[in-house]
């Protein structure tokens, strides 16, 4: 000072909060629902990784078949805040393979 697919998508994951359900509690009266409160409540639904995890596509490169398609293989690496943002919230979500280390 400087290149790269270090690429898209979906489904889960670690994790994360409380919008909705549940789950508790308090107060009213006999009891129940409605209302409040609570995530220092297991959890459903919700969020969710670049630096997890699977799969599909897409690229590049190799090799076959054989003629511009089809198949098969391969594709490694990655420490990292603060503070700011959305949403109901909060986070490994966004900023961000940022800033900085190395």
């Nucleotide at each position: 000072c400087u290149a790269a697919a270090u690429g898209c998508u979906u489904u889960c994951u670690a994790g994360g909060g409380u919008u909705c359900c549940g789950c508790a509690a308090a107060c009213c009266a006999u009891a129940g629902a409605c209302g409040u409160u609570g995530g220092c409540c297991u959890g459903g639904u919700c969020c969710g990784a670049g630096a997890g995890a699977a799969a599909g596509c897409u690229c590049a490169c190799a090799g076959u078949a054989a003629u511009c398609u089809a198949c098969u293989g391969u594709g490694u690496c990655a420490c990292g805040g603060a503070g700011g943002g959305a949403u109901a919230a909060a986070a490994g979500c966004c900023u961000g393979g940022g800033a900085g280390a190395a």